[in-house]
RNA sequence: GGUAGUAUAGCUCAGUGGUAGAGUGUGUGAUUAAAAUGCACAAGGUCCUGGGUUUGAUACCCAGUACCUCCA
Numbered sequence: 001g002g003u004a005g006u007a008u009a010g011c012u013c014a015g016u017g018g019u020a021g022a023g024u025g026u027g028u029g030a031u032u033a034a035a036a037u038g039c040a041c042a043a044g045g046u047c048c049u050g051g052g053u054u055u056g057a058u059a060c061c062c063a064g065u066a067c068c069u070c071c072a
Base pairs, nucleotide, nucleotide: 001071002070005067006066007065010024011023012022013021018055026042027041028040029039048064049063050062051061052060
């Protein structure tokens, strides 16, 4: 330099055009002599950035940024 891919909650990851979820972690409640486990509830997101298409984009298209695979 070229090729292919990834970017979504603190972390690991779903989500194939119609107002974003799970597990885990955190907090609270209940329980316990006190904890742990299990249970209930809650908080936590500009969906990497900027444009385009569309009535509507996390999802499609373009460019950029970061990381990574392969080739040189």
The RNA shown here (transfer RNA) has 72 nucleotides and comes from Camelus ferus. The same sequence occurs in records of 3 taxa. Lineage of the source: Eukaryota > Opisthokonta > Craniata > Camelidae > Camelus. Rfam family: tRNA. Gene Ontology term of the family: triplet codon-amino acid adaptor activity.